Transfer RNA from candidate division WWE3 bacterium GW2011_GWB1_41_6, 71 nucleotides, folded computationally. Lineage of the source: Bacteria > Bacteria candidate phyla > candidate division WWE3.
RNA sequence: AGGGGUGUCGUUCAGUGGUAGGACGGCGGUCUCCAAAACCGUUAACGAGGGUUCGAUUCCUUCCACCCCUG
Numbered sequence: 001a002g003g004g005g006u007g008u009c010g011u012u013c014a015g016u017g018g019u020a021g022g023a024c025g026g027c028g029g030u031c032u033c034c035a036a037a038a039c040c041g042u043u044a045a046c047g048a049g050g051g052u053u054c055g056a057u058u059c060c061u062u063c064c065a066c067c068c069c070u071g
Stems, first nucleotide, its partner, number of pairs: 001070007010024004018054001025043006047063005
């Protein structure tokens, strides 16, 4: 320099055009003599800009970060 891939709660994974979800974690509660476990509630996210569309996490494009390949 060229090509390809990945980017979603604190972590790890789903979600291929129409309400953003699970598990673990955090917080509060129930239970218990206390704690653990269990149960209930709650917390919190689409890497950034632009475009297409009635509507974008999803499609297009540029950039950013990381990984792989070629030279």